[in-house]
């Protein structure tokens, strides 16, 4: 110098799944008051998704018991199911560090 690596910061791109039901309250619109409508909140229940988190494990590792052990598999606790947001992960830019030559 130039390659990998980790970690930060900023850029771009980034999937599935129900704009479900019902109750209760408020708000708008109407009204004499409700009702209709129409809006979000908030309880409860159904049915679905998997790319934050989390949890499981084959081979293999330690002679065995038994432990350890990955992931974009699996689980669906948690998250989520118009949009926006959030989103593993991807590519560049940039800083710090570390490797090796």
């Nucleotide at each position: 110098c130039a390659u990998c690596c980790g970690c930060g910061a900023g850029a771009g791109g980034g999937a599935g799944a129900c704009g479900c039901u019902g109750g209760c309250a408020c708000c708008g619109c109407a009204g004499a008051a409700c009702a209709c409508c129409g809006g979000g909140g908030c309880c409860a229940g159904g049915g679905c998704c998997g790319a934050a988190g989390g949890a499981g494990c084959a081979a293999c590792c330690g002679c065995c018991c038994c432990g350890g052990u990955a992931a974009a598999c699996u689980c669906u606790c948690a998250g989520g199911c118009a949009a926006a947001g959030g989103g593993a992960c991807c590519u560049g830019u940039u800083g710090c560090g570390g490797a090796c030559c």